[in-house]
RNA sequence: GGGCGCGUAGCUCAGCUGGUUAGAGUACUUGUUCGACAUACAAGAGGUCGUAGGUUCGACUCCUACCGCGCCCA
Repeated sequence: GGGCGCGUAGCUCAGCUGGUUAGAGUACUUGUUCGACAUACAAGAGGUCGUAGGUUCGACUCCUACCGCGCCCA
């Protein structure tokens, strides 16, 4: 330098062919349970969906460029 894949909550990830409130597990906070802790149960908070443009009535999803990470080729 060229090609491919990935980037979504603190962490690990899902999100089917665009469709109206963006989710799960775990972690965190509060409460219940217990003599106390752990476990269990309930509730809650936490997201510019890597960045910027474009297409569209509508984009996490499609297109382009860039950034970061990984793999392959040279």